[in-house]
Lysine riboswitch aptamer, 178 nucleotides, folded computationally.
RNA sequence: CUACGAAAUAGAGGCGCGGCCGCCAAGAGUAGCCUGCGGUAGUCCAUCACCGGACGAUGACCGUUUGCGAAAGGGAAAGCCGCCGAAAUGACUGGCCGGGUGAUACGGUCAGGAGUUGGUUGAAGGAAGAAUAUUCCUUCGACUGUCACGGCAAAUGCUGUGGAGCGCUAUUCGGCUU
Numbered sequence: 001c002u003a004c005g006a007a008a009u010a011g012a013g014g015c016g017c018g019g020c021c022g023c024c025a026a027g028a029g030u031a032g033c034c035u036g037c038g039g040u041a042g043u044c045c046a047u048c049a050c051c052g053g054a055c056g057a058u059g060a061c062c063g064u065u066u067g068c069g070a071a072a073g074g075g076a077a078a079g080c081c082g083c084c085g086a087a088a089u090g091a092c093u094g095g096c097c098g099g100g101u102g103a104u105a106c107g108g109u110c111a112g113g114a115g116u117u118g119g120u121u122g123a124a125g126g127a128a129g130a131a132u133a134u135u136c137c138u139u140c141g142a143c144u145g146u147c148a149c150g151g152c153a154a155a156u157g158c159u160g161u162g163g164a165g166c167g168c169u170a171u172u173c174g175g176c177u178u
Base pairs, nucleotide, nucleotide: 004174005173007172008171009170010169011168014084016083017082018081019080020079024075032068033067036064037063038062039061042055043054044053045052046104047103048102049101050100051099087117088116089115092112093111094110095109096108097107098106118144119143120142121141122140123139124138125137126136127135128134146163147162148161149160150159151158152157
């Protein structure tokens, strides 16, 4: 001087990432409540069994109808905050909730989590979704940062191919070898 290191600290990428708040649209003339009419004796608490409870001839429930008429989850301008594996997704596993017990399914919520993705973006297909929103996945493309190798150039730039964030840059530390 230097290959090297899942080392430490700092840092870069840009339509970069996340959070908070949130005008507004949608949800939706839906749920729910109310009114009339018709039918009718059972109906509801996911399904089955047992239990417990609620409503019902003062008409439950079902069908139709009158009037009033939401909310949540999801989206989101502007603003603010924290950041650069930022973060997203996620097989699978467990806890709790939806009257109790058992079984099954679904939904919600909390925790863990193999794996996947450098970032942005367009198209097509698929999934979630009430959705033309939005998000995710796959494929194909564009742009962009970065490194390796090659070419041109010699102003450190241009260009081709390839890689992945376990990357890249700087400093420090460690340190075999030469």
Overview
Its Rfam family is "Lysine riboswitch aptamer". Rfam's curators write: Riboswitches are metabolite binding domains within certain messenger RNAs that serve as precision sensors for their corresponding targets. The sequence was found by an Rfam model in a public genome assembly.